[in-house]
RNA sequence: UGGCGACAAAGGCAAACCCGUCGCGAGGCGGGGACGCAAAGCCAGGGGUCUCCGGGGGGAGAUAGCCCAGCUGCCGAA
Numbered sequence: 001u002g003g004c005g006a007c008a009a010a011g012g013c014a015a016a017c018c019c020g021u022c023g024c025g026a027g028g029c030g031g032g033g034a035c036g037c038a039a040a041g042c043c044a045g046g047g048g049u050c051u052c053c054g055g056g057g058g059g060a061g062a063u064a065g066c067c068c069a070g071c072u073g074c075c076g077a078a
Stems, first nucleotide, its partner, number of pairs: 004076002012037002017032006035065001041071002045068003048063006
């Protein structure tokens, strides 16, 4: 350094739900709250799922805590 991930250490994030708010909606944002997470950090390139529009072909969005890929990061036992 890479791989790897401990009954290690320092920390970090925050599901459901509730309140407020934005959105046609999926859902987003803020606060509370913790189910969990070694990338539950970033990212919409490929899939999946969800929403809206359309008679259809299809189009526009959402989801990163669904999977793969890409970028970056703390620690150092076996």

A computed fold for a 78-nucleotide RNA from a Gaiellales bacterium, annotated as c-di-GMP-I riboswitch aptamer.
It matches the Rfam family "c-di-GMP-I riboswitch aptamer". Gene Ontology term of the family: cyclic-di-GMP binding.
The sequence was found by an Rfam model in a public genome assembly.
Lineage of the source: Bacteria > Bacillati > Actinomycetota > Thermoleophilia > Gaiellales.
Its mean pLDDT, the model's own confidence on a scale to 100, is 91.